RNAcentral holds the sequence, with entries from MGnify. A computed fold for a 114-nucleotide RNA from a soil metagenome, annotated as SAM riboswitch aptamer (S box leader).

RNA sequence: CUUAUCGAGAGCGGCGGAGGGACUUGGCCCGAAGAUGCCGCAGCAACCGCCCCCUCCGGGGGGCUGGUGCUAACUCCAGCGAGGCUCCUCCAAUUGGGAGCCGCGAGAGAUAAG
Repeated sequence: CUUAUCGAGAGCGGCGGAGGGACUUGGCCCGAAGAUGCCGCAGCAACCGCCCCCUCCGGGGGGCUGGUGCUAACUCCAGCGAGGCUCCUCCAAUUGGGAGCCGCGAGAGAUAAG
C1' cells in the first nucleotide's frame, strides 16, 4: 500500500504501584476493594496453515502440541458528510432556529492475509 472483518465470544493467579480507556476536543466509564501494563496458566474465535467431506470454481465441517489475534463497555460514544422520525420555537404561511432518537457513508484506528 491492497483486500477482508470490526453488534458475537472468552478470566484466574503473580509482579507492580498511578493513572488508564490509540491520537486531539467533548462526554461517559475503569482505577489504592490496586486499574492500564508485563508474565504464567486457562479460555474465546476461526484470518492463515493443517485434516476431512461435497461436484474442480467454490462450498461445508473439524479446532489440530501449527502462525497470529483477542478475553470491560459497539472500535466505549460523538466530532466530518448527507438523510429519516418525533418534539419545541419564530412567522400570516413557507423558509428559518433548537433538542432528542435512528440507521447510512467518509475519515481515523485495530486485526488478519498478501

Of the family's consensus pairs, 97% are formed in the model. Its mean pLDDT, the model's own confidence on a scale to 100, is 84.